[in-house]
Context: one part of a larger RNA
RNA sequence: GGACGAACGCUGGCGGCGUGCCUAACACAUGCAAGUCGAGCGAGGUCCAACCACCCGCAAGGGUGGGGAAGACCUAGCGGCGAACGGGUGAGUAACACGUGAGGAACCUGCCCCGGAGACCGGGAUAACCCUCCGAAAGGAGGGCUAAUACCGGAUGCCCUCGUCGGACCGCAUGAUCUGACGAGGAAAUGGAUUCCGCUCCGGGAGGGUCUCGCGGCCUAUCAGCUUGUUGGUGAGGUAACGGCUCACCAAGGCGUCGACGGGUAGCUGGUCUGAGAGGACGAUCAGCCACACUGGGACUGAGACACGGCCCAGACUCCUACGGGAGGCAGCAGUGGGGAAUCUUGCGCAAUGGGCGAAAGCCUGACGCAGCAACGCCGCGUGGGGGAUGAAGGCUCUCGGGUUGUAAACCCCUUUCAGCAGGGACGAUUAUGACGGUACCUGCAGAAGAAGCCCCGGCCAACUACGUGCCAGCAGCCGCGGUAAUACGUAGGGGGCAAGCGUUGUCCC
Numbered sequence: 001g002g003a004c005g006a007a008c009g010c011u012g013g014c015g016g017c018g019u020g021c022c023u024a025a026c027a028c029a030u031g032c033a034a035g036u037c038g039a040g041c042g043a044g045g046u047c048c049a050a051c052c053a054c055c056c057g058c059a060a061g062g063g064u065g066g067g068g069a070a071g072a073c074c075u076a077g078c079g080g081c082g083a084a085c086g087g088g089u090g091a092g093u094a095a096c097a098c099g100u101g102a103g104g105a106a107c108c109u110g111c112c113c114c115g116g117a118g119a120c121c122g123g124g125a126u127a128a129c130c131c132u133c134c135g136a137a138a139g140g141a142g143g144g145c146u147a148a149u150a151c152c153g154g155a156u157g158c159c160c161u162c163g164u165c166g167g168a169c170c171g172c173a174u175g176a177u178c179u180g181a182c183g184a185g186g187a188a189a190u191g192g193a194u195u196c197c198g199c200u201c202c203g204g205g206a207g208g209g210u211c212u213c214g215c216g217g218c219c220u221a222u223c224a225g226c227u228u229g230u231u232g233g234u235g236a237g238g239u240a241a242c243g244g245c246u247c248a249c250c251a252a253g254g255c256g257u258c259g260a261c262g263g264g265u266a267g268c269u270g271g272u273c274u275g276a277g278a279g280g281a282c283g284a285u286c287a288g289c290c291a292c293a294c295u296g297g298g299a300c301u302g303a304g305a306c307a308c309g310g311c312c313c314a315g316a317c318u319c320c321u322a323c324g325g326g327a328g329g330c331a332g333c334a335g336u337g338g339g340g341a342a343u344c345u346u347g348c349g350c351a352a353u354g355g356g357c358g359a360a361a362g363c364c365u366g367a368c369g370c371a372g373c374a375a376c377g378c379c380g381c382g383u384g385g386g387g388g389a390u391g392a393a394g395g396c397u398c399u400c401g402g403g404u405u406g407u408a409a410a411c412c413c414c415u416u417u418c419a420g421c422a423g424g425g426a427c428g429a430u431u432a433u434g435a436c437g438g439u440a441c442c443u444g445c446a447g448a449a450g451a452a453g454c455c456c457c458g459g460c461c462a463a464c465u466a467c468g469u470g471c472c473a474g475c476a477g478c479c480g481c482g483g484u485a486a487u488a489c490g491u492a493g494g495g496g497g498c499a500a501g502c503g504u505u506g507u508c509c510c
Stems, first nucleotide, its partner, number of pairs: 001509004006505005013381006019374002021339001026337003030334003035081003040078002043075005051066006088292003098216004103212002107209003112205007120154004129144006159186010170175001191197002218264003225255003230252008267289004271282004294315005317328004345371001347370003353367001354365004384414004394405004418450001420445005428436001453498005458479003464493005474481002
């Protein structure tokens, strides 16, 4: 000098775009953050015609109550899909975690796309609901009824899986692959409100995922030896799948000074900062991957999890309790306490983009789009322009002549950006739908009007005098200033530098 997720001091007009708990992965009040489908299903509720009764009326008709067809609307439950995405955090991890590789194989894949084949015959339940009961609650038990695209049995098999036997091919061979025969096993909801959407099996694809290998990227030898499922084999189990992944048996191996093992530190990367570069440091925001979800462990469901707003067990903590027993997990968005030098609103909207469900209308969406707060950063703009000497007054200084502040002010003539007021008024949205928002932007109006500070002036380093103080009070990045004429302390005048900022501190690089 450059940089910053900064902080602190003084100061502070406007706008645009960004950014904003780096510390306690500390604890959390409250609200919201994942639902949706009635075109899968039964049931229930609300509205409502006929009809019945009563009242008013001479009548037409009206009112009230009951009643409930078709239909409309709603939804607790069964069922389906989603909830494994999206959002957060960086604790752990030195590891195939990450990066890279047109390296690899023994694999899985809901929804989507393409192609082929099909959906036949039956059955038994169970929530909801009703009844009874237990419990303070959370909840639960027993009995009875019922439906399905819920569940179960049988049939069929384009095909798929397995077994036996044979053939082709590779191979010394077991055997793998392909193929043929035989045997065994394996589907469905022909459902729905029937232009449509769905169901089952098989093959392929797309996209996604799992596994494996080479190479690459921290410190420490004041860590030198480490290892028994350890290294390999055979067989078996297990997995979607290879594998010592697990187990039995057998062999005694495997790794290491090219740093094993141990210790410390750390999420990795695209990138960011700096530097002429080489390099060094960092890994906030945005994007990709990974890991985690109060702490530890476990599995269930499912195409997918060992699952942030699911379950079970244990633990710490908090809350409720009728003391028997229960409930909870903000590292989601806001917000609170605490910690800290330090980091925001318990806002608006689903209008856009995207996501889930749905045939759709639509519903949900603290993702997201916006607004709010903060000079935290970058960028832009303004705080006026021209004229104006008798160089006014005042201040400071002085050799008392003057010098300086200083064209600075006053004064004259102008202008109106920004802010203010008034009117018009979008794009973003296609033809309907706009949170932002009467916002951006345009026009008009008034008046220089509302808008400047901070640091420094001994040398480095740009900018000097006076007074006060007297090794005191104080300054200070280094050298050093101050003990009676201090350009170095304090104040003033003047000057220099930057400017809505200016200084200081911290951190890192040069």

Record summary
The prediction has a mean pLDDT of 85. Small-subunit ribosomal RNA, 5' domain from an uncultured bacterium, 510 nucleotides, folded computationally. RNAcentral holds the full RNA, with entries from ENA, Greengenes and SILVA.